[in-house]
RNA sequence: GUGAUUCUUCAGGGCAGGGUGACUCAGCCCGCAAAUCCUAGGGCUGGGAAUUCCCGACCGGCGGUGAGGCGUUUGCAAACGGCCAACCCCGCGAGCCUGCGAAACGGCAGGCACGACCCGGUGAGAUGCCGGGGGCGACGGUAAAGUCCGGAUGAGAGAAGAAUCGC
Numbered sequence: 001g002u003g004a005u006u007c008u009u010c011a012g013g014g015c016a017g018g019g020u021g022a023c024u025c026a027g028c029c030c031g032c033a034a035a036u037c038c039u040a041g042g043g044c045u046g047g048g049a050a051u052u053c054c055c056g057a058c059c060g061g062c063g064g065u066g067a068g069g070c071g072u073u074u075g076c077a078a079a080c081g082g083c084c085a086a087c088c089c090c091g092c093g094a095g096c097c098u099g100c101g102a103a104a105c106g107g108c109a110g111g112c113a114c115g116a117c118c119c120g121g122u123g124a125g126a127u128g129c130c131g132g133g134g135g136c137g138a139c140g141g142u143a144a145a146g147u148c149c150g151g152a153u154g155a156g157a158g159a160a161g162a163a164u165c166g167c
Stems, first nucleotide, its partner, number of pairs: 001167010017055003023048008057147002059137002061092004068084003071080003087135002095112006117133005139150003
């Protein structure tokens, strides 16, 4: 330096401001035959009421890629490899179901769900750089949720470190 096994720790951010008013509370009224009381239902006035709707605001996990940035060497050109660099490029993770399993937890196998980018510029080359505009975000709850509450003091892509054994 590298491989295997085991262990430890760590491993997600986000509605400022405005509008509407489902629903709800209080008071009063209507509530059909002469009168009184009144159920269902309805009306008026006033209060409350969505981080979910509308305008607008805000956020972007992990690995890879990398024409950008920083740094080092150098007189320059240039080279180097250290650090940072994509929400919508390639993958991964969180959810649900089925089977195996006596069963719980865990595990293994299979399946389902699992989002979104264009235009212009530069250039040999850009969905990554520069400029502009656009789009996306599991499940359950609830007034319809990327941002609230919940499963979750969970799980986890992975990151860092330690031990043992081998090369």
The RNA shown here (FMN riboswitch aptamer (RFN element)) has 167 nucleotides and comes from a Verrucomicrobiia bacterium. Model confidence (mean pLDDT): 79 of 100. Taxonomically the source falls in Verrucomicrobiia (Bacteria, Pseudomonadati, Verrucomicrobiota).